[in-house]
Parts: sequence; C1' cells; structure tokens
RNA sequence: AUUCCGUCCAGAUGCGCUGAGGGACCAGCCCUGUGAAGCGCAUCCAGCCUGCCGGCCCAUAGUCGGCAAGGUGGAAAUGCUGGAGCGUCUGCCCAAAGAGGGGCGGACCGACGACGG
Repeated sequence: AUUCCGUCCAGAUGCGCUGAGGGACCAGCCCUGUGAAGCGCAUCCAGCCUGCCGGCCCAUAGUCGGCAAGGUGGAAAUGCUGGAGCGUCUGCCCAAAGAGGGGCGGACCGACGACGG
C1' cells in the first nucleotide's frame, strides 16, 4: 500500500507548553482566546488482539460473561446531519390513463471515512 472480516445510536478529562483553528472531504450546523489543532504528563472509557478467570460444550475448536496486566484505539454533538447513489422498499399529496412522473417524509442497502484483526 492492497484485499478480506468485524465494529462505529453506549461510555470516558485534568494539567503544562503553544497560540488559531477544528469537527476526514463538499454543503449545512456546531465547537473554539472562558484557548482550536498539535506536543507532553497523568487519569479515565472499553471496540479489537494477547493474557488470566468462569459458564455452555465430547472438545485443544467455537461461543457467552468477567478482569483491565499488556498491544492498540478513544474521552462534544448517532461516524453531528445530509451528500459524494439516474439504489431498493414504503406512507401522504399532486399530476396522469398510450399514464406509470413529480414533491414531502420514513426505513434499508450501498458508498465514503475511522479503528482493530
């Protein structure tokens, strides 16, 4: 870097340095000198992996629950919302009958992104 699989509506902040941006991108809407992003220390949360404990099980496989020791990840708002789709289903309204289209919603799938294996 690519591919596959899984997760992303819950949860969790203080201080120091620094000094204007940030929430991936676009459009909204938010956060921010009552200090953004970044760096450092500490604390906390608990998605994945390792480890440990227990249950189910013939089982070393698998699965469920727990511990928070390690590797990572994270600590505003649902991944903040929508889109990057001539997508699917569906409710209401309008139009129309050689029509089968348009508008406003809802749900789902996909796509994009982040993290882990």
The prediction has a mean pLDDT of 79. The RNA shown here (SAM riboswitch aptamer (S box leader)) has 117 nucleotides and comes from a Planctomycetota bacterium. The sequence was found by an Rfam model in a public genome assembly. Its Rfam family is "SAM riboswitch aptamer (S box leader)". From the family's description: The SAM riboswitch is found upstream of a number of genes which code for proteins involved in methionine or cysteine biosynthesis in Gram-positive bacteria. NCBI's taxonomy places the organism under Bacteria, Pseudomonadati, Planctomycetota.